A computed fold for a 252-nucleotide part of an RNA from Sediminibacterium sp. C3, annotated as large-subunit ribosomal RNA, domain VI. The sequence was found in a public genome assembly. The organism belongs to Sediminibacterium, within Bacteria.
Context: one part of a larger RNA
RNA sequence: CGCUAGUAAAUUGAGAGGACGUGACCUUAGUACGAGAGGACCGGGUUGCACGUACCGCUGGUGUAUCUGUUAUGCCGCCAGGUGUAAUGCAGAGUAGCUAUGUACGGCAAGGAUAAACGCUGAAAGCAUCUAAGCGUGAAACCUUCCACAAGAUGAGUUUACUUUUAAGGGUCGUCGAAGACUACGACGUUGAUAGGCUAUAGGUGUAAAGUUGGUAACAACAAAGCCGAGUAGUACUAAUUGCCCGUAAGC
Numbered sequence: 001c002g003c004u005a006g007u008a009a010a011u012u013g014a015g016a017g018g019a020c021g022u023g024a025c026c027u028u029a030g031u032a033c034g035a036g037a038g039g040a041c042c043g044g045g046u047u048g049c050a051c052g053u054a055c056c057g058c059u060g061g062u063g064u065a066u067c068u069g070u071u072a073u074g075c076c077g078c079c080a081g082g083u084g085u086a087a088u089g090c091a092g093a094g095u096a097g098c099u100a101u102g103u104a105c106g107g108c109a110a111g112g113a114u115a116a117a118c119g120c121u122g123a124a125a126g127c128a129u130c131u132a133a134g135c136g137u138g139a140a141a142c143c144u145u146c147c148a149c150a151a152g153a154u155g156a157g158u159u160u161a162c163u164u165u166u167a168a169g170g171g172u173c174g175u176c177g178a179a180g181a182c183u184a185c186g187a188c189g190u191u192g193a194u195a196g197g198c199u200a201u202a203g204g205u206g207u208a209a210a211g212u213u214g215g216u217a218a219c220a221a222c223a224a225a226g227c228c229g230a231g232u233a234g235u236a237c238u239a240a241u242u243g244c245c246c247g248u249a250a251g252c
């Protein structure tokens, strides 16, 4: 821009895409079959491998947010306590998020029409013949069934609701996000928990400083302390102010 009034939602599915895997074991059954040796079809169940999708409760990884230990050196006048630099100085842990080697799930089953093949009835051709007329069975292939997309399907579909014109409804702007290059998408904008802050806390680290007590001292106890807390909840303290713009009369 189109779909012929404009909107906001919900849908149908033409079409197109994805997926489709396979082993072993147990049982049926040492049965059918076979002189024996051997050894099934069909059916039922269990468990793997590869592949795929999703997720982070578990097991781990990462985690230059975080906590702790520690070396050298500079600084805060000194001690104590901190802080800068040295690849995050080095090292030990590690929340959220992201992740696989972790976890869950998937291929099933069924229908239709068929291939090879196997049949029924049956002539041409008094017989025979699955075929010529007619009717069946039959495969991971085909069409459905499963998963997601889909009306620019210009053949532009359908349903519901709103508006009847300073409209309905959008946008701009702002606070943000399990959304994201930008845009878009989604949440919220005081009739407010959207983000920050604050409070509490799951969780992380591992027992802060100062002081007291004990010890000659190193050190230990008071102390699951202190610090952090991307998660969770509560709370308007801060910021989402006020506005402005688009949209509007519809026949051919």
Stems, first nucleotide, its partner, number of pairs: 001152001005163007015149001017147002021049007033038001051106005059100004066093005071086006110144003117137004169246004173189005194239003197235005203228003211222004